Model confidence (mean pLDDT): 80 of 100. The RNA shown here (transfer RNA) has 84 nucleotides and comes from uncultured Neglectibacter sp. Lineage of the source: Bacteria > Bacillota > Clostridia > Eubacteriales > Neglectibacter. Its Rfam family is "tRNA". Rfam links the family to the GO term triplet codon-amino acid adaptor activity.

[in-house]
RNA sequence: GCAGGUAUGGCGGAAUUGGCAGACGCGUAUGGUUCAGGUCCAUAUGGGGGCAACUCCUUGCAGGUUCAACUCCUGUUACCUGCA
Repeated sequence: GCAGGUAUGGCGGAAUUGGCAGACGCGUAUGGUUCAGGUCCAUAUGGGGGCAACUCCUUGCAGGUUCAACUCCUGUUACCUGCA
């Protein structure tokens, strides 16, 4: 230099060949159980704003196509693999 792969909440990790982004698990918070802790059970849990109703943002980054993009297209960054 060329080719292929990977990048998604605090962590791991899904998403049917474009149609509710974050399932599921871990962790965390509150409560229950216990003398106490662990285990176990219930509920909640991406980020910002708001008293609340609600609202804005979010798939490495920046654009594009589309009513609609993790998914398709272009550029780009980091890492991994192969070829030279």